[in-house]
RNA sequence: GACUGUGUGACAGAGUGGCUACAGUGUAAGAUUGCAAAUCUUAAAACGUUGGUUCGAAUCCAACCACAGUCU
Numbered sequence: 001g002a003c004u005g006u007g008u009g010a011c012a013g014a015g016u017g018g019c020u021a022c023a024g025u026g027u028a029a030g031a032u033u034g035c036a037a038a039u040c041u042u043a044a045a046a047c048g049u050u051g052g053u054u055c056g057a058a059u060c061c062a063a064c065c066a067c068a069g070u071c072u
Base pairs, nucleotide, nucleotide: 001071002070003069004068005067006066007065010025011024013022018055027043028042029041030040031039048064049063050062051061052060
């Protein structure tokens, strides 16, 4: 330098155009307990950035950024 893949809560994932973005771990509050743990309930929290297509984009397209890989 060329090409391929990935980027989604604090963490690791699902979600291939449509209703309020899904469940787990974790965090906070509450219930329970003599106190804890475990369990149950509730809550907060996320689509790498910028544009484009579309009635509608996490999803499709382009560029850029970061990471991983292959080739030279």
This is a predicted structure of a 72-nucleotide RNA (transfer RNA). It matches the Rfam family "tRNA". Rfam links the family to the GO term triplet codon-amino acid adaptor activity. The coordinates come from a structure-prediction model, not an experiment, and the mean pLDDT is 81. The sequence is in RNAcentral, with records from ENA.